[in-house]
RNA sequence: AAAUGAUAAAGGCAAACUCUUCGAAAGAAGGGGACGCAAAGCCACGGGGCUAAACACGAAGACGUGUAUGUCGGCCGGGCUGCCGUU
Numbered sequence: 001a002a003a004u005g006a007u008a009a010a011g012g013c014a015a016a017c018u019c020u021u022c023g024a025a026a027g028a029a030g031g032g033g034a035c036g037c038a039a040a041g042c043c044a045c046g047g048g049g050c051u052a053a054a055c056a057c058g059a060a061g062a063c064g065u066g067u068a069u070g071u072c073g074g075c076c077g078g079g080c081u082g083c084c085g086u087u
Base pairs, nucleotide, nucleotide: 002087003086004085005084012037013036017032018031019030020029021028022027035074041080042079043078045077046076047075048072049071050070055066056065057064058063
C1' cells in the first nucleotide's frame, strides 16, 4: 500500500418504543432505551421508497387525483474518510 473480516482487544453507533421540540406531513433534533450494525462515519451523484404544504384539475361542499422544490445514508449503488486483526 492492497485485499479481507475468522479469532480477538480497545472501543463506537443506536432500531422499535417513549418524553420534549420543530414541521402541513414524511421526517428531523435532544433525553431515555437497545433491535441490530465492520463503516449503522460523512456526502442526495444515480436508482428506489415515503410525504403532498404550495400549485394544477375535479367537486355545491366535505373532499379526491396528480405532482418534489420536501424527506429517507439503518433501502441499494457510488464517492470520501477511519480502529484493530489476518493474508

Predicted 3D model of an 87-nucleotide RNA (c-di-GMP-I riboswitch aptamer) from an Armatimonadota bacterium. The sequence was found by an Rfam model in a public genome assembly. Its mean pLDDT, the model's own confidence on a scale to 100, is 89. The source organism's lineage runs through Bacteria, Bacillati and Armatimonadota.